Annotation:
The RNA shown here (transfer RNA) has 73 nucleotides and comes from a Promethearchaeota archaeon. Its Rfam family is "tRNA". By type it is a transfer RNA.
RNA sequence: GCCCUUGUAGCUCAGCUGGUAGAGCGUUGCCUUGGUAAGGCAAAGGUCGGGGGAUCAUACCCCCCCAAGGGCU
Numbered sequence: 001g002c003c004c005u006u007g008u009a010g011c012u013c014a015g016c017u018g019g020u021a022g023a024g025c026g027u028u029g030c031c032u033u034g035g036u037a038a039g040g041c042a043a044a045g046g047u048c049g050g051g052g053g054a055u056c057a058u059a060c061c062c063c064c065c066c067a068a069g070g071g072c073u
Base pairs, nucleotide, nucleotide: 001072002071003070004069005068006067007066010025011024012023013022019056027043028042029041030040031039049065050064051063052062053061
């Protein structure tokens, strides 16, 4: 220098054919208990790596950039 993969909640990751962003764990509150743990219910938490474009509409398509990993020379 070139090619490929990945980037989504605090962490690990889904998200189908473009049409309201989700799960598990964790956190907080409540219930339960004499008090914990376990269990149950609920809530908070997201500029979907950044910018631009196409589209009625994009996490998803196109372009550029950034970061991490891998490969080639």

Its mean pLDDT, the model's own confidence on a scale to 100, is 80.